[in-house]
Molecule: Bacterial RNase P class A
Organism: Candidatus Multivoradales bacterium
RNA sequence: GGAGGCCCCGACGCGGUCGCCCUCCGGAGGCUCUCCUCCGGGGGGAGGAAAGUCCGGACUCCAACGGGCGGCAUGCUCGCCAACGGCGAGGCGCGGUGACGCGACGGACAGUGCAACAGAGAGCAGACCGCCGGGACCCUCCGGGGCUCCGGCAAGGGUGAAACGGUGCGGUAAGAGCGCACCGCCCGGGCGGCGACGUUCCGGGGCACGGCAAACCCCAUGCGGAGCAAGACCGAAUAGGGGAGCGCGACGCGGGCCGCCCGUCCCGCCCCCGGUGGUUCGCCACCGGCGCGUUCCCGGGUAGGUUGCUGGAGGCCGGCGGCAACGCCGGCUCGAGAGGAAUGACCGCACCCGGCUCCGGCCGGGAACAGAAUCCGGCUUACCGGGACCUCCGACC
Numbered sequence: 001g002g003a004g005g006c007c008c009c010g011a012c013g014c015g016g017u018c019g020c021c022c023u024c025c026g027g028a029g030g031c032u033c034u035c036c037u038c039c040g041g042g043g044g045g046a047g048g049a050a051a052g053u054c055c056g057g058a059c060u061c062c063a064a065c066g067g068g069c070g071g072c073a074u075g076c077u078c079g080c081c082a083a084c085g086g087c088g089a090g091g092c093g094c095g096g097u098g099a100c101g102c103g104a105c106g107g108a109c110a111g112u113g114c115a116a117c118a119g120a121g122a123g124c125a126g127a128c129c130g131c132c133g134g135g136a137c138c139c140u141c142c143g144g145g146g147c148u149c150c151g152g153c154a155a156g157g158g159u160g161a162a163a164c165g166g167u168g169c170g171g172u173a174a175g176a177g178c179g180c181a182c183c184g185c186c187c188g189g190g191c192g193g194c195g196a197c198g199u200u201c202c203g204g205g206g207c208a209c210g211g212c213a214a215a216c217c218c219c220a221u222g223c224g225g226a227g228c229a230a231g232a233c234c235g236a237a238u239a240g241g242g243g244a245g246c247g248c249g250a251c252g253c254g255g256g257c258c259g260c261c262c263g264u265c266c267c268g269c270c271c272c273c274g275g276u277g278g279u280u281c282g283c284c285a286c287c288g289g290c291g292c293g294u295u296c297c298c299g300g301g302u303a304g305g306u307u308g309c310u311g312g313a314g315g316c317c318g319g320c321g322g323c324a325a326c327g328c329c330g331g332c333u334c335g336a337g338a339g340g341a342a343u344g345a346c347c348g349c350a351c352c353c354g355g356c357u358c359c360g361g362c363c364g365g366g367a368a369c370a371g372a373a374u375c376c377g378g379c380u381u382a383c384c385g386g387g388a389c390c391u392c393c394g395a396c397c
Base pairs, nucleotide, nucleotide: 001393002392003391004390005389007387008386009385013349014348015347016346017345018344020045021044022043023042024041025040026039027038028037029036030035047369051380052379054378055377056376057375058374059227060226061225062224071223072222073221074220075219076090077089078088079087080086091105092103093102094101095100106218107217111216112215113212114211128157129156130153131152132151133150134149135148137146138145139144165183166182167181168180169179170178184207185205186204187203188202189201190199191198192197231307232306233305234304241298242297243296244295245294246293247292248291249290252269253268254267255266256265272289273288274287275286276285277284278283314333315332316331317330318329319328320327321326351366352365353364354363355362356361
């Protein structure tokens, strides 16, 4: 100088003025008094992500006999944790000179399938260019060459993301694990490790078993649903439901008597349903039902209020165990709780950046992402600026 890792702070240093929410104390007022309002004072008042709502739990209600099928999620090992798809440590693979980073990292001898383009051939394959042997024909400077047919060859070229181990020697007509050596690979054993796995040890095998499962699928493990608008309590007005008592079902309405009012009379309409009894046959009484009205009572829901509500897998410090995640012990501590929803606005100094300068200063700009809503543990994403520690690489002293 560049880089890697892991933490921490985060309107960041400070003051002033006016407000907002919660709580405590004191006072005043309210015919409503464990309540409300006002005044004064003290204390507290967003985050590292409060976010996305992607995982996991606590809590609450609902459901639930067992089994099967299906669906979804996870997927190397061991550990941590209330739990997890999270975290720690390790193994393996890949990337990086390195510190370190990244990895859906079970199974492709259960089955089905897929592989664009290119290429002769894409799975137990393949003669396109080639290499080699033999036969016929043609040419010949007799060395051979050309053309064609039959056969051998996976060594070379070429295609591709991928073409059935690599290098070398032997071998052969040319070739080929065909044989051999080394490297690689596979199988078994031993050894090390809790394990994933490793192995420079021993033995065996010429070597096959290609790729894709974020293709279907198979295997293993896990999973009941809804969510604080959960749930619990109190509970109007109005409308509606149920019950009881009382009243009514005509003491009514319309018309006429030359105008109006009153009384009487006349005419017309209407007389809830059923049963029993009486009757002067017109009706009347009682009981039951139905309808209407009215009074009271009961129960459910809504508005609204209270609760759930913030003291908890809590925070800080120290010690011990563990590589670590984390665990155990001791001490100290209480740090928002709103509900159309508070946590704000303004000013000044300091800070940072830019410009000017007569070096005293002056002017302008900047301070992110974002914002609790039942509460925790994670992950992911966003972010102005600043700080602590460890490590790596290079150059120089």